[in-house]
Molecule: Glycine riboswitch aptamer
Organism: Oceanobacillus damuensis
RNA sequence: AUGAUUACAGGGGGAGAGCUUACGGAAUGUAACGCCGAAGGAGCAAGUUAAGAGCGAAUCUCUCAGGCAAACAGACUCUUGUAUGACG
Repeated sequence: AUGAUUACAGGGGGAGAGCUUACGGAAUGUAACGCCGAAGGAGCAAGUUAAGAGCGAAUCUCUCAGGCAAACAGACUCUUGUAUGACG
C1' cells in the first nucleotide's frame, strides 16, 4: 500500500451411492451382497538424471479408511475478522 500469498476463527452454499437381504422385540446392532468419492490415505504423466533408482499434480485412478433416508460429517467455494506482508 486499490495488499499477492498463506494460516486460523465466525457465518452462508455444498455432490454421489441400499431406508437391499438375513438374523433380531428393536436399534444408529451383527452378517452377506451391491454401490459411491468430495474427510484422510495410496498410485503416476510431463519434467529432473548419462542411465537406473528416487523425486514428482489433480475434482484423474484405487477404494485401505470413510460413506450410501434425514440429521451429522463433507473436498471445494463465497463472505467477515485476525495474523502474515510477496511483486511494485